[in-house]
RNA sequence: GGGGCUUUAGCUCAGUUGGUAGAGCAGAAGACUCUUAAUCUUUUGGUCGUGGGUUCGAGUCCCACAGGCCCCA
Repeated sequence: GGGGCUUUAGCUCAGUUGGUAGAGCAGAAGACUCUUAAUCUUUUGGUCGUGGGUUCGAGUCCCACAGGCCCCA
């Protein structure tokens, strides 16, 4: 210098054909228990890396930039 993959909740990750974003763990409350742990129920939490564009509508499509990983030179 060229190319590929990846970035979504505190963490690990889903998200189909563009149609109003979810699971597990963690956190909070409750039940149970002499108490704790475990178990069960309910529940909080998101500028979807940043900035633009396309569209009635973007996590998803296009462009630029940034972080991480890898390959070629």

A computed fold for a 73-nucleotide RNA from Pusillimonas noertemannii, annotated as transfer RNA. Rfam family: tRNA. About the family: Transfer RNA (tRNA) molecules are approximately 80 nucleotides in length. Gene Ontology term of the family: triplet codon-amino acid adaptor activity. The family's RNA type in Rfam is transfer RNA. The coordinates come from a structure-prediction model, not an experiment, and the mean pLDDT is 81.